Record summary: The RNA shown here (transfer RNA) has 72 nucleotides and comes from Vicugna pacos. The prediction has a mean pLDDT of 85. The sequence is in RNAcentral, with records from Rfam. It matches the Rfam family "tRNA". Rfam classes the family as a transfer RNA.
């Protein structure tokens, strides 16, 4: 230099064009003598950045930036 994919709560991931969910970790109760664990609950993402399309964008398009992977 040429091609790919990935970027979404603290961690790991899903997710679709119609104002985001799980898992596990946290908070509270509740059980226990007490921890653990099990049950209720409950809080936490302007969905990498910027801009374009759209009545609408986390999804689609362009460019940027970070990380992998690959060819030479």
């Nucleotide at each position: 230099g040429a091609g790919g994919g990935c970027a979404c709560g603290g961690c790991u991931c899903a997710g679709u064009g119609g104002u985001a969910g799980a898992g596990c970790a946290c908070g509270u109760g509740c059980u226990u003598a007490g921890c653990a664990g099990g049950c209720a609950u409950g809080a936490g993402g302007u969905c990498c950045u910027g801009g374009g399309u759209u009545c609408c964008a986390u999804c689609c398009c362009c460019a940027g930036u970070g990380c992998c992977c690959c060819c030479a």